The prediction has a mean pLDDT of 83. The part of an RNA shown here (large-subunit ribosomal RNA, domain II) has 691 nucleotides and comes from a Bacteroidota bacterium.

[in-house]
Context: one part of a larger RNA
């Protein structure tokens, strides 16, 4: 990891409830059982029960009423629809209850042949090492005490084999091995090691203790049983076509991944309101906007009740104030819990046209009760989050197509089938790649534009607006020339002469013009310079404030328009305009099929035809079927002149499928109508077999 065969909504209940269908019907029906008779089965008996036909009450009881009650009050249930029984469907209930799966409880038993400790009984530790008490001699003492020397052979004593063990590493790791091989290492007379034989048994043993060990098994062994334990968890659940088509929300939960009723889906029944748009006619305090209209909050001025300060006074008075500071007044300006105002929308309600798988209510079936993502009004967080909490839509979930290079949800569009037709949409039209190398005016020099994307600020980048000053009486820039005189203005200073710093209507002469002096400069002075003036040149030159498109700021590391080594009077950008490309949209031909309506027809929503409007779809709800086994009945069906079953071929149905025929195979098959089901496999880390 293919092939095949097996593999999951079933049974059962005199059960509940609901639909159809049928038979009886104020009644329905029998259940054990008995009896008849058969091939299975049927037929008769059986009324015991078991539902309705009457409620009310706690009950006596009383009844179309009845129970409270003092009540002829009121109020409470009831009365005013036909049931029952049988088949078949759906759900449910009780059961293993749609399959598969725990990890656990209990309860008979079984084990100490492994391995933990114990118990009796045996059995093994080459060689070397080292020299304890002791005791023997000699030496010493008054006697010991002590020295020497040589005996002696202690020791969880030392090295090291056998044996036991497993520190260290490699290597092995579908192994040679479900624990080992090689080197190395440790103990190696001891709490040593090891035969044999017996002991302790599971909530128990045993344990120099690690939750270790009790047969490759151990925070409670293994076997049988309870048992199909229980699983609100996971996984998995088989054939086909056609209508319709959710949810992820409230609310309650030892509730939160489950679950109960709503709610929203589907089916049937009955009934016709709904929904959009326009009118008309309400209710309402959002936004916005406003505050000398209230509550509160707020800034700058005036004024300044009062209060501090001060200054005079033994004290008060009284006078002044760069202070606080009620109140009013001028100008400014906040609010979700403010409002003199005050929309649009949405909401009611009433008419009209429109439109429709609409819209109530009763009754069966559900799923869902983990939801996202844009866009839009909030809360909350930092006006962070792919953040979180609501409220509108909205598309994803459950939606395929085109576009956005690829992308759940952005932007166009909602796929019955079929077409080698025609048109559009968003979005394109130089190539990749279907359409302009389209037209017209402009802008842009940054590959800006163009990947999402960038700010305060900055800058004789360029376009352009709209206002304004100079100008052939020659402006602006540039050149030549001039820029002087009282006087070094006064003061200050060590010095201050245009030019450290003060004062000063900073005057006032000659001037075309020229400051009691714009910048460099010097110690102070020279010098340079500007302002101002003349000549020269000859035409526009400045100045403030909008706009457009660039530009620095601009640092995440190849490296990004998808790509082009494509394109600069673009194939960028701003406007405008024509063409044309483009989807499964529309729209044309032709098919199919749902439902509605109007005819016709039929036993029958059985068939037809003609209009209308439909056919995306998860979870789910409804409808018609195909096929597969076995029954029964029919076909006086098929068949060795070859069934089934395999394996090609054809033809046919919208599909599950069906039909004819070769070849093979070798004996049992099929149709129609009807009935029952062990009824349809790709997944379950599904079994089993085979490759």
């Nucleotide at each position: 990891g293919c092939c095949u065969a097996c593999g999951a909504g079933u049974u059962a209940g005199u059960c509940g409830u609901u639909g159809c269908u049928a038979g009886c019907g104020a009644g329905g029906u029998u259940a054990a059982g008995u009896g008849g008779u058969u091939a299975a089965g049927c037929c008769a008996c059986g009324g015991a029960g078991c539902c309705g036909a009457a409620g009310c009450g706690a009950a006596a009881g009383c009844g179309a009423g009845u129970c409270u009650g003092a009540a002829c009050a009121g109020g409470g249930c009831a009365u005013u629809a036909a049931g029952u029984u049988a088949g078949c469907a759906g759900c449910g209930c009780u059961a293993g209850a749609c399959g598969c799966g725990a990890a656990a409880c209990c309860u008979u038993g079984u084990g100490a042949u492994c391995u933990a400790c114990c118990c009796a009984u045996g059995g093994c530790c080459a060689g070397g090492c080292u020299g304890a008490a002791g005791g023997u001699c000699c030496g010493g003492u008054a006697a010991c005490a002590c020295g020497g020397a040589g005996u002696g052979g202690a020791g969880g004593g030392c090295c090291g084999a056998a044996c036991c063990a497993g520190g260290g590493a490699a290597c092995g790791u579908u192994g040679a091995a479900a624990a080992g091989u090689u080197c190395u290492u440790g103990g190696a007379u001891g709490a040593g090691c090891u035969g044999u034989g017996g002991g302790u048994a599971g909530g128990g043993g045993u344990g120099a203790a690690a939750g270790g060990c009790c047969a490759a098994u151990c925070a409670a062994a293994c076997u049988g049983g309870g048992a199909a334990a229980u699983a609100g968890c996971u996984c998995g659940u088989a054939c086909u076509c056609c209508c319709c088509g959710a949810a992820a929300u409230g609310c309650c939960u030892u509730u939160a991944g489950g679950g109960g009723c709503a709610g929203c889906c589907u089916c049937g029944a009955u009934a016709u309101a709904g929904u959009u748009u326009u009118g008309c006619a309400g209710a309402g305090g959002u936004a916005g906007a406003g505050c000398u209209a209230c509550u509160g909050a707020u800034u700058g001025g005036a004024u300044g009740c009062g209060a501090g300060g001060g200054c005079u006074u033994c004290a008060c008075c009284g006078c002044c104030u760069a202070u606080c500071a009620a109140a009013u007044c001028c100008a400014g300006a906040c609010a979700a819990a403010c409002u003199c105002c005050g929309a649009a929308u949405g909401c009611u309600g009433c008419a009209a046209a429109a439109u429709g798988g609409u819209u109530a209510u009763c009754g069966g079936g559900a799923g869902u009760g983990a939801g996202g993502g844009c866009a839009u009004g909030g809360g909350u967080g930092c006006u962070a989050a792919g953040g979180u909490c609501c409220g509108u839509g909205u598309c994803c979930g459950a939606a395929a197509g085109g576009g956005a290079a690829a992308g759940a949800a952005c932007c166009c569009a909602g796929a019955c089938c079929a077409u080698c037709a025609g048109u559009u949409a968003a979005g394109g039209u130089c190539c990749c790649c279907a359409a302009g190398u389209g037209u017209g005016u402009a802008u842009u020099a940054a590959g800006u534009u163009g990947a999402a994307a960038a700010a305060a600020c900055g800058a004789g980048g360029u376009c352009u607006g709209a206002c304004u000053g100079c100008a052939g009486a020659g402006a602006c820039a540039g050149c030549u020339a001039g820029g002087a005189u009282g006087u070094u203005g006064g003061c200050u200073u060590g010095g201050a002469a245009g030019c450290a710093g003060c004062c000063a209507u900073u005057c006032a002469u000659u001037u075309a013009a020229a400051g009691a002096g714009u910048g460099c400069g010097u110690a102070a002075c020279a010098g340079c310079u500007c302002a101002c003036u003349a000549g020269u040149c000859g035409a526009g030159c400045g100045g403030u404030c909008g706009g457009g498109c660039a530009u620095g700021g601009a640092u995440a590391a190849u490296a990004a328009u998808c790509g082009g080594g494509c394109a600069u009077c673009a194939a960028a950008u701003a406007c405008a305009c024509c063409a044309c490309c483009g989807a499964a949209u529309c729209u044309g031909u032709g098919g199919a099929u749902u439902u509605c309506u109007g005819a016709a027809u039929u036993a029958a929503g059985u068939u037809u035809c003609a209009g209308g409007a439909g056919u995306g779809g998860u979870a789910g709800g409804g409808g018609a079927g195909c096929a597969u086994u076995c029954c029964a009945a029919a076909c006086g069906g098929c068949u060795u002149a070859g069934a089934a079953g395999g394996u090609g071929a054809u033809c046919u149905g919208u599909a599950a499928g069906g039909g004819u025929u070769g070849c093979u195979g070798g004996a049992g098959c099929g149709u129609u109508u009807g009935g029952a089901a062990a009824a349809g496999c790709a997944a379950a880390u599904g079994u089993a077999g085979g490759c």